The prediction has a mean pLDDT of 81. A computed fold for a 74-nucleotide RNA from Methanothermococcus okinawensis, annotated as transfer RNA. The RNAcentral record of the sequence draws on ENA.

[in-house]
């Protein structure tokens, strides 16, 4: 250099195609339970959704710049 996917709680990933309250797990935490851990129950906290702009009544979605990591091919 070409081109394709990817960045969303502490971790790892949906959701995006079809714009309309931001989620599950695991982790933390608090209680319950037990003689006491652990496991099991229940509850809670924890998000500028990579930046920045533009379209909309309304943007994690649409478009358009950049930026980062990985992995192709030349």
């Nucleotide at each position: 250099g070409c081109g394709g996917a990817g960045g969303u709680g502490g971790c790892c990933c949906a959701g995006c195609c079809u714009g309309g309250u931001a989620g599950a797990g695991c982790g933390u935490c608090u209680g319950c339970u037990u003689g006491g851990u652990a496991a099991g129950c229940a509850g809670a906290a924890g998000g500028u959704c990579g930046c920045g702009g533009g379209u909309u009544c309304a943007a994690a979605c649409c478009c358009c710049g950049c930026c980062c990591g990985a992995g192709g091919c030349u």